Model confidence (mean pLDDT): 76 of 100. This is a predicted complex of two RNAs, RNase P RNA and transfer RNA, with 483 nucleotides together. It holds a member of the Rfam family "Bacterial RNase P class A". A reference for the family is Beauregard et al. (2013), "Identification and characterization of small RNAs in Yersinia pestis", RNA Biol. It is annotated as a ribozyme.
RNA sequence: AAAGUGGACAAGGUGGCCGCUUGGCGCCUUAUUGCGCCAGGAGGAAAGUCCGAGCUCCACAGGACACGGUGGUCGCUAACGGCGACCGGGAGCAAUCCCAGGGAAAGUGCCACAGAAAACAUACCGCCUACUCCGCCCCUCUAGGGCGGACGGCAAGGGUGAAAAGGCGAGGUAAGAGCUCACCGCCCCCGUGGUGACACGGGGGGCACGGCAAACCCCACCGGGAGAAAGGCCAAAUAGGGAAGGAUGAGGUGGUCCGCCUCGCGUCCGUCAGACAUCUGGCGAACAUUACUUCCGGGUAGGCCGUUGGAGCCUGUCAGCAAUGGCAGGCCUAGAUGGAUGGUCACCACCCCUUCAUGUCGUAAGGCGUGAGGGGAACAGAACUCGGCUUAUUGUCCGCUUUGGCA
RNA sequence: GCUCCCAUCGUCUAGUGGUCCAGGACACCGGCCUCUCACGUCGGUAACAGGGGUUCGAACCCCCUUGGGAGCGCCA
Numbered sequence: 001a002a003a004g005u006g007g008a009c010a011a012g013g014u015g016g017c018c019g020c021u022u023g024g025c026g027c028c029u030u031a032u033u034g035c036g037c038c039a040g041g042a043g044g045a046a047a048g049u050c051c052g053a054g055c056u057c058c059a060c061a062g063g064a065c066a067c068g069g070u071g072g073u074c075g076c077u078a079a080c081g082g083c084g085a086c087c088g089g090g091a092g093c094a095a096u097c098c099c100a101g102g103g104a105a106a107g108u109g110c111c112a113c114a115g116a117a118a119a120c121a122u123a124c125c126g127c128c129u130a131c132u133c134c135g136c137c138c139c140u141c142u143a144g145g146g147c148g149g150a151c152g153g154c155a156a157g158g159g160u161g162a163a164a165a166g167g168c169g170a171g172g173u174a175a176g177a178g179c180u181c182a183c184c185g186c187c188c189c190c191g192u193g194g195u196g197a198c199a200c201g202g203g204g205g206g207c208a209c210g211g212c213a214a215a216c217c218c219c220a221c222c223g224g225g226a227g228a229a230a231g232g233c234c235a236a237a238u239a240g241g242g243a244a245g246g247a248u249g250a251g252g253u254g255g256u257c258c259g260c261c262u263c264g265c266g267u268c269c270g271u272c273a274g275a276c277a278u279c280u281g282g283c284g285a286a287c288a289u290u291a292c293u294u295c296c297g298g299g300u301a302g303g304c305c306g307u308u309g310g311a312g313c314c315u316g317u318c319a320g321c322a323a324u325g326g327c328a329g330g331c332c333u334a335g336a337u338g339g340a341u342g343g344u345c346a347c348c349a350c351c352c353c354u355u356c357a358u359g360u361c362g363u364a365a366g367g368c369g370u371g372a373g374g375g376g377a378a379c380a381g382a383a384c385u386c387g388g389c390u391u392a393u394u395g396u397c398c399g400c401u402u403u404g405g406c407a
Numbered sequence: 408g409c410u411c412c413c414a415u416c417g418u419c420u421a422g423u424g425g426u427c428c429a430g431g432a433c434a435c436c437g438g439c440c441u442c443u444c445a446c447g448u449c450g451g452u453a454a455c456a457g458g459g460g461u462u463c464g465a466a467c468c469c470c471c472u473u474g475g476g477a478g479c480g481c482c483a
Base pairs, nucleotide, nucleotide: 001403002402003401004400005399006398007397008396009395012348013347014346015345016344017343018342020041021040022039023038024037025036026035027034043379047390048389050388051387052386053385054384055227056226057225058224067223068222069221070220071219072086073085074084075083076082087101088099089098090097091096102218103217107216108215109212110211111210124158125157126154127153128152132150133149134148135147136146137145138144166184167183169181170180171179185207186205187204188203189202190201191200192199193198231305232304233303234302241296242295243294244293245292251290252289253288254287258284259283260282261281264278266276267275268274312331313330314329315328316327317326318325319324351376352375353374354373355372356371357370358369359368360367361366408479409478410477411476412475413474414473417433418432419431420430425463435451436450437449438448439447456472457471458470459469460468
């Protein structure tokens, strides 16, 4: 100098004035309200609500299926999809960073276009005539040889594609081919080391096994649902619900029984009186209901709790590579509910940009410094509470590491 | 506060890994037709909300962000 990585603080400070909110104390008040004093008053993400929990209510014999999630190993943790260390793969000279990192020889499916063939393999160009056969030529003929072809053999090379049926070299062959061999890859077995992922070594096989599971699926593990508008307590007015009351006399309505009075008709009767039955109206008592009075209960408005002391924070020390945990000491640190944490003035301080003046260096462009004026300083606002992840974001400071250059 | 859903031309929509530099209708622009306009006809412009990942290949599958919408108690 370039780069990598980890962390801290967070936009000012002091004072004046005007305000908001919580708690404590005091005054006033029946009690609130109110007034005064003192103390406290946003974040690293308070955000997204993406995971995991606490807490509360509901549901629940047990098991299986379905559905959803996670996915190297070991550890940490209340738990996790988080974190740490390690393993494997990839990028980088390196520090370091990235990986949804189980299974494709359980099954199904897909692999466009191109290409012979996209997965039980196959043959467009090409290579080859060793075997069998045909035609022609050399040769007098046979034998032999040459050329072309058929039946065929091959998959080395070309070509296509994101991907081509182990790679490369040698041997071998008519040409070729794991056909054979060495090395590498793959698979199987054994040994050693490691808690393990895995690593290393040895032996064998002779290649069977292309890719995709953020396609269905299989395997392993995990998961009951809802969420503070959860949930609980107190409790007006009105209207429902339940219970009781009713007097010396006591409301309305209802129907029935009883008693009494009464209109009419009928029967008994020769007639009257009277009796019986029915019926109209009335009175009385009882019953039911309602009004009234009193009480109880549910529940709305409203108020309170949940609700801010907790897997809490700081310091030291011990164990551990670390995440983290143990022990000791100390601390109390927002709590609104239409939603507080603000506004303004003065002085001081800091960073960046810009303009002007000035000093200095330089030939110059310009660099460094001083002073003055102007402008700017992010993302963003708790709402039951924690542990994480992700996303947004200005500036300053600090630590560690790597590579290169110079001394 | 909590729980869900959606996003493709200016508008309404098709698409469910390749045959898609994304199709259709209305709208817009230009030509033809007409004396002119309308109608008609021919042609054209125009979009996958943004970023990253999986895959040979993404509008489509996965993750994050942005924007929009819906629902949840009581009272007024």